The RNA shown here (c-di-GMP-I-GGC riboswitch aptamer) has 81 nucleotides and comes from an Anaerolineales bacterium. Taxonomically the source falls in Anaerolineales (Bacteria, Bacillati, Chloroflexota, Anaerolineae).

RNA sequence: CUUCGAAAAGGCAAACCCGUCGUGAGGCGGGGGCGCAAAGCCAUGGGGUCUUCCCCUAGGAAGAUAGCCCGGCUGCCGAAA
Numbered sequence: 001c002u003u004c005g006a007a008a009a010g011g012c013a014a015a016c017c018c019g020u021c022g023u024g025a026g027g028c029g030g031g032g033g034c035g036c037a038a039a040g041c042c043a044u045g046g047g048g049u050c051u052u053c054c055c056c057u058a059g060g061a062a063g064a065u066a067g068c069c070c071g072g073c074u075g076c077c078g079a080a081a
Base pairs, nucleotide, nucleotide: 003081004078005077011036012035016031017030018029019028020027021026034067040073041072042071045070046069047068048065049064050063051062052061053060054059
């Protein structure tokens, strides 16, 4: 240094509730804490799922999701191996 993931410190924050924005999936803020070593970023890298509209059963367009998977970029700590 790479693989890796014990410990400690610190970090993030699912469901659910409240507020707010959106036709919607869902976003943001607060509470909450199931989990997470990339649960940091990228949806203008690929696939999946979901939403709306068009279309009419084959699809098309615009969106959502990075906590669905793969991939790209960046990154804290340091036991064992």